[in-house]
RNA sequence: CUCGAUAAGGGUACAGCCGCCGAAAGGCGGCGCCGCAAAGCCACGGAUCCUCUCUUCCUUCAGCGUGUCUCCACAGCGCUAGGAGGAACCCAAGAUCGCCGGGCUGCCGAAG
Numbered sequence: 001c002u003c004g005a006u007a008a009g010g011g012u013a014c015a016g017c018c019g020c021c022g023a024a025a026g027g028c029g030g031c032g033c034c035g036c037a038a039a040g041c042c043a044c045g046g047a048u049c050c051u052c053u054c055u056u057c058c059u060u061c062a063g064c065g066u067g068u069c070u071c072c073a074c075a076g077c078g079c080u081a082g083g084a085g086g087a088a089c090c091c092a093a094g095a096u097c098g099c100c101g102g103g104c105u106g107c108c109g110a111a112g
Base pairs, nucleotide, nucleotide: 002112003109004108011036012035016031017030018029019028020027021026034098040104041103042102044101045100046099047096048095049094051092055088056087057086058085059084060083061082062080063079064078065077066076067074
């Protein structure tokens, strides 16, 4: 240096629950103890998540038009910078280092 032991002494703490912060993703503290040899630190690349902007589309409702000589009703079709819900793309801000990669730092020392 690599490596990581049925070693020693330690460290950290998933899910969940409680409290607080945040619009959310999520964060912090306590309990917890799934795991972790960098699960220490850095959002730098990718990825995922959240919110927002733009555009498009879908569903549904409403209104209007069309259609019959006319009226009413109404199926279908069309239109709408209309209401509600949803999806995709894009833009921007954010979150995760316990998703992967990269960077920085670091405890212990069996075997090889």
Model confidence (mean pLDDT): 79 of 100. Predicted 3D model of a 112-nucleotide RNA (c-di-GMP-I-GGC riboswitch aptamer) from a bacterium. The model forms 91% of the base pairs in the Rfam consensus.